[in-house]
RNA sequence: CUGUCAGCAGCGGGAGAAUUCGGGCCCAAAGCCCGAUGCCGAAGGAGCAACCGCCCCGGUAAACUCUCAGGCCAAAGGACCGCUCGCAGGCAA
Numbered sequence: 001c002u003g004u005c006a007g008c009a010g011c012g013g014g015a016g017a018a019u020u021c022g023g024g025c026c027c028a029a030a031g032c033c034c035g036a037u038g039c040c041g042a043a044g045g046a047g048c049a050a051c052c053g054c055c056c057c058g059g060u061a062a063a064c065u066c067u068c069a070g071g072c073c074a075a076a077g078g079a080c081c082g083c084u085c086g087c088a089g090g091c092a093a
Base pairs, nucleotide, nucleotide: 002092003091004090005089007087008086009084010083011082012081013080018037020036021035022034023033024032025031038072039071040070044068045066046065047064051059052058053057
């Protein structure tokens, strides 16, 4: 100097499902808290097929499964995706 990989930062995009019911705070609305019922999967968490380790048994993925947590107007959050002569690195030549 070039290529590539993942991280961080910034910017852009980014789904689903209750504006449910009862009670409390309040005159009411919004909001918050407690309880009930129904529902969602894409923070996080948990589970496993092939495969690997001789067996017992153990290891191991996801956008799959579960729904503990979280969420169910909007906003916020959001897995993930894209961009940057950005920051600090790994690998290869």